[in-house]
Molecule: c-di-GMP-I riboswitch aptamer
Organism: Nitrospirota bacterium
RNA sequence: UUCCGAUAAGGGUAAACCCUGGGUAACCAGGGGACACAAAGCCACGGGUCCUGUAAAGGAUAGCCGGGUCGUCGAA
Numbered sequence: 001u002u003c004c005g006a007u008a009a010g011g012g013u014a015a016a017c018c019c020u021g022g023g024u025a026a027c028c029a030g031g032g033g034a035c036a037c038a039a040a041g042c043c044a045c046g047g048g049u050c051c052u053g054u055a056a057a058g059g060a061u062a063g064c065c066g067g068g069u070c071g072u073c074g075a076a
Stems, first nucleotide, its partner, number of pairs: 004074002012037002017032006035063001041069003045066003048061005
C1' cells in the first nucleotide's frame, strides 16, 4: 500500500412515522425519531423501479443492483 472486516477504539449516518416548508408528482429540505448501515460519504455512467407526459422526452431514486471516486481504524 492492497485485500479483508473484529463482542476492538474513537466516532459517523439516520429507515418508518410525526410536524413545518418546497414541488403537478415521484420526491426533497429543516426539526423530532431510530429500522438499520464498514462507506447508508460523493457521482445519475449502465440497468431496475417510481413520477409527469398522447408520444417524444424530462424529472426522481446513491438506504435497489452494478460501476467510478475520496475516506476512519487495524484483530484474525